Overview: c-di-AMP riboswitch aptamer (ydaO/yuaA leader) from Lacrimispora celerecrescens, 129 nucleotides, folded computationally. The coordinates come from a structure-prediction model, not an experiment, and the mean pLDDT is 78. Of the family's consensus pairs, 96% are formed in the model.
RNA sequence: AAUGAAACAACUCCGAAUAUCUUUCAGGUAGUGGGGGAACCAAUCUAAGGGGUGAAUCUUAUUUUAAGAGGGGCAGCUUGGAUGCCCUAAUCCGUCAGCUAAUCCCAUAGGAGUAUACCAAGCGAAUGA
Repeated sequence: AAUGAAACAACUCCGAAUAUCUUUCAGGUAGUGGGGGAACCAAUCUAAGGGGUGAAUCUUAUUUUAAGAGGGGCAGCUUGGAUGCCCUAAUCCGUCAGCUAAUCCCAUAGGAGUAUACCAAGCGAAUGA
């Protein structure tokens, strides 16, 4: 000096999964998110059971993988536009749950790197003059 790898930091993405305090193995508060749970209303079901979280369902077929429809994500935030890329999983309850005021319970993880960092409007932040 070049190349490669690793670590740390910053920024950012999916997601509710953040902030703060303490006596810091853990617990509390706030914020955010989810479930149970009356009347009224709805429903008329109950074994090829039923239900929840989640965008992650449905249809067709040559059926453990393909296509399509629908749904979801992509660099300040929101909305609109154009249009490209990507995802469409997993898992929990355990015979049981419609909605649901009072009220009760629970979570606050995990994973990753977008060159769509495109256009327009509004708001906001930083820097410079």